[in-house]
Context: one part of a larger RNA
Molecule: small-subunit ribosomal RNA, 5' domain
Organism: uncultured Gammaproteobacteria bacterium
RNA sequence: GAUUGAACGCUGGCGGCAGGCCUAACACAUGCAAGUCGGGCGGUAACAUUUCUAAGCUUGCUUGGAAGAUGACGAGCGGCGGACGGGUGAGUAAUGCUUGGGGAUCUGCCUUCGGGUGGGGGACAACAGUUGGAAACGACUGCUAAUACCGCAUAAUGUCUUUUCCGUAACAGGAAGGGACCAAAGCGGGGGCUCUUCGGACCUCGCGCCUGCAGAUGAACCCAAGUGAGAUUAGCUGGUUGGUGAGGUAACGGCUCACCAAGGCGACGAUCUCUAGCUGGUCUGAGAGGAUGAUCAGCCACACUGGAACUGAGACACGGUCCAGACUCCUACGGGAGGCAGCAGUGGGGAAUAUUGCACAAUGGGGGAAACCCUGAUGCAGCCAUGCCGCGUGUGUGAAGAAGGCCUUCGGGUUGUAAAGCACUUUCAGCGAGGAGGAAAGGGUGAUGCUUAAUAAGUGUCAUCUGUGACGUUACUCGCAGAAGAAGCACCGGCUAACUCCGUGCCAGCAGCCGCGGUAAUACGGAGGGUGCGAGCGUUAAUC
Numbered sequence: 001g002a003u004u005g006a007a008c009g010c011u012g013g014c015g016g017c018a019g020g021c022c023u024a025a026c027a028c029a030u031g032c033a034a035g036u037c038g039g040g041c042g043g044u045a046a047c048a049u050u051u052c053u054a055a056g057c058u059u060g061c062u063u064g065g066a067a068g069a070u071g072a073c074g075a076g077c078g079g080c081g082g083a084c085g086g087g088u089g090a091g092u093a094a095u096g097c098u099u100g101g102g103g104a105u106c107u108g109c110c111u112u113c114g115g116g117u118g119g120g121g122g123a124c125a126a127c128a129g130u131u132g133g134a135a136a137c138g139a140c141u142g143c144u145a146a147u148a149c150c151g152c153a154u155a156a157u158g159u160c161u162u163u164u165c166c167g168u169a170a171c172a173g174g175a176a177g178g179g180a181c182c183a184a185a186g187c188g189g190g191g192g193c194u195c196u197u198c199g200g201a202c203c204u205c206g207c208g209c210c211u212g213c214a215g216a217u218g219a220a221c222c223c224a225a226g227u228g229a230g231a232u233u234a235g236c237u238g239g240u241u242g243g244u245g246a247g248g249u250a251a252c253g254g255c256u257c258a259c260c261a262a263g264g265c266g267a268c269g270a271u272c273u274c275u276a277g278c279u280g281g282u283c284u285g286a287g288a289g290g291a292u293g294a295u296c297a298g299c300c301a302c303a304c305u306g307g308a309a310c311u312g313a314g315a316c317a318c319g320g321u322c323c324a325g326a327c328u329c330c331u332a333c334g335g336g337a338g339g340c341a342g343c344a345g346u347g348g349g350g351a352a353u354a355u356u357g358c359a360c361a362a363u364g365g366g367g368g369a370a371a372c373c374c375u376g377a378u379g380c381a382g383c384c385a386u387g388c389c390g391c392g393u394g395u396g397u398g399a400a401g402a403a404g405g406c407c408u409u410c411g412g413g414u415u416g417u418a419a420a421g422c423a424c425u426u427u428c429a430g431c432g433a434g435g436a437g438g439a440a441a442g443g444g445u446g447a448u449g450c451u452u453a454a455u456a457a458g459u460g461u462c463a464u465c466u467g468u469g470a471c472g473u474u475a476c477u478c479g480c481a482g483a484a485g486a487a488g489c490a491c492c493g494g495c496u497a498a499c500u501c502c503g504u505g506c507c508a509g510c511a512g513c514c515g516c517g518g519u520a521a522u523a524c525g526g527a528g529g530g531u532g533c534g535a536g537c538g539u540u541a542a543u544c
Stems, first nucleotide, its partner, number of pairs: 001544004006540005013391006019384002021349001026347003030344003035080003040077002043073002047071003050067008087302003096227007105219002110215002113212005118152001120150002127142006158181009186207006194201002228274003235265003240262008277299004281292004304325005327338004355381001357380003363377001364375004394424004404415004428485001430480005438471001442466009488533005493514003499528005509516002
């Protein structure tokens, strides 16, 4: 000099953009942060509509009852999603990360293409009844539906196996043939002919379901090199190193096991100890390098501590399950409940770090055919000079060089065109009025194309009408009034820009280094003046 997730002192007008627990991975009150689908199902607790019905009268209203008939929908069965998104950096020096390679793999939703979607069965919730418990939560009996569950049928380019041929050192791999095995689910819209038990069958469209090839995306695995410190850590290792066989896995493999061999690693630093998430980057520097890893992005790890699996395409799962432990809470003492390193917020720790805000309007995500619902992701607002950037705190004129202050050689000098005065302007703030853009969508109607038996329905395009904004008193523009509301901080001995007076008297004090202060201190304290920066200025800490 540059820099910072900074803090402290003094001071503080406005705006834009960013940032904001670096410490206790300490403990957490309260609220919210993951739901959705009735177009899978049986249904109807609540609300509303309609119909029926009873009573009252004010004769078209009120009150009561009934009906899943309709809009919807609590709880339940079922599907998809809770493996994403969000947080933190404890652990981890390599099961991580970065870069470059590799082959023995899986992949829900999505895309292209091929084939199929036949026919049956038995349950379990909800519900009803009985019943245990303080509660959490159950138990027994009975009824019932499905895109829930289970057989049967069908089946290959699928899986397993076998034969022949090609191929190979041997496997692998390829072609042809044979055998065995494995599947499914319906729902909704519309409808002319035909049939009908008047429910529908049937036709058609849409959404699904099963199976297979391929793709895309995501995930798992292997190898090499690089990626801290310590030798006051020199030896380490028994599934250890390799083989054969088996098991296991989505898959290779001591991954696991039986047997056999005795290997494997290490001064090119094994093992041990300490420290640490890694990277793109960031800071600094002419560069080489050094330091660092907040915000944003990629990867990894973790979710009170330790362990385990279940479900699933995917987890050994932050707001799932089980076991153990510590802690907290409830209890009728028999037993139960909980996990903010999600967003706010509280206590504590600390030099130190914000609101228990608004909205799903946009972007994105989950569910849904859609409307839509959910979303502390996200978009915004609030607080903080924490940083960067921009603007303002007036402009011109004005010598009687006013008054006052300070200094003085007492003549004067300086503050100083500074002020006052005069003439102007009105950014920003204030008040009032207008007012974009962020809006694309969604819904209605019409035309037309596709589809179809169809002018239904569905869907694409176009036109037209309607219509959705948290921010928001938005940005921006115009008007109004008045210089009106807006300057400090550090320093002045040398380094280092800037000097005098008074007080003090090795005292009080200053200080980054040299050093100043013991009666004329430009170095302490105050004043006047000056210098530097300026909504900041200094100090401390830290890095180059």